The RNA shown here (THF (Tetrahydrofolate) riboswitch aptamer) has 98 nucleotides. Its mean pLDDT, the model's own confidence on a scale to 100, is 79.
[in-house]
Order: sequence, then structure tokens, then C1' cells
RNA sequence: AACAGAGUAGAGCCUUGUGCGUAAAGUGCCGCUUGGACGGGGAGUUGCCAAGAGGACGAAGAGUUAAUCUCGCGGUGUAAGGCUUGCAUCCCGCUGAA
Repeated sequence: AACAGAGUAGAGCCUUGUGCGUAAAGUGCCGCUUGGACGGGGAGUUGCCAAGAGGACGAAGAGUUAAUCUCGCGGUGUAAGGCUUGCAUCCCGCUGAA
């Protein structure tokens, strides 16, 4: 030199705890604007995430001790744990063969 490999942020699912909604917010979908993140370093998308203001769609309540309650329900928020996945891509570095 060539070859092989490791590792991130994050994402998904499950469990448990704790909230929110059930007087419909949230989730999911659509495009718009702004911003952010993307292995150890650099660059970085048409991919990813968030926020804002919109658009379309749209739901499961019940019990009775009568309310700061209970049981449900929601493609619900969040925390911890577990599992799975995980540089779009490019350059360099690291490890192996040695």
C1' cells in the first nucleotide's frame, strides 16, 4: 500500500415508575420557516431530530365512597432498566494480520 475490524450521538421496541388528556390536548399525516445532531478529528446530504405557526383527519369511557378517588382508554409525555439497530456519504486517525 491493499484487506479486515472496533467504537458514537441517536432511533425503535418491551418492562416498571410517574405524569398528561379523556371538557380532546397529545400521537400519527401534509407541506412551510428556523435551528440542531450525526463513531477519535474534519467535512456533511435529497436522510434524521426539534421548535414555531398553519392545513387535513380524528378517539372510550365507566364505576361510586362524589372527588386531589378507582378501573379503563390514548399509534399520550417523561425517567430508569433491558433488548435491537446505529457514521447516508467522503477524507484522516485507531486496532489486527505484524